SAM riboswitch aptamer (S box leader), 103 nucleotides, folded computationally.

RNA sequence: AUGUUAUAAAGAAAGGCCGAGGGAUUAGACCCGUUGAAUCCUUAGCAACCCUUUAAUUUUAAAGUAGGUGCUAAAUUCUACCAAUUUUUUGGAUAGAUAACAG
Numbered sequence: 001a002u003g004u005u006a007u008a009a010a011g012a013a014a015g016g017c018c019g020a021g022g023g024a025u026u027a028g029a030c031c032c033g034u035u036g037a038a039u040c041c042u043u044a045g046c047a048a049c050c051c052u053u054u055a056a057u058u059u060u061a062a063a064g065u066a067g068g069u070g071c072u073a074a075a076u077u078c079u080a081c082c083a084a085u086u087u088u089u090u091g092g093a094u095a096g097a098u099a100a101c102a103g
Base pairs, nucleotide, nucleotide: 002102003101004100005099006098007097013043014042015041016040021032022031023030026080027079028078029077044072045071046070049068050067051064052063053062054061055060076095081092082091083090084089
């Protein structure tokens, strides 16, 4: 690489360097960006998957954040495929993301 399982409309940003793109990919829409995008660095924060503690006891609850990740515009920005509804919404799938495990 890939597979399995779980999660997602909640939450959390400033500074420095740099200088034109960015929002995964394709198409469309919409949006962010020289009042400074992406990358990188520093510091801070959010969350609670792994983790820690306690209780219970076989997988659950509560609390926590030292550590490993992740994240800090907009629902995973929205649509695309299927179904329902009845005509613009709802649910699901696919794909992607993240974590843990396997490999």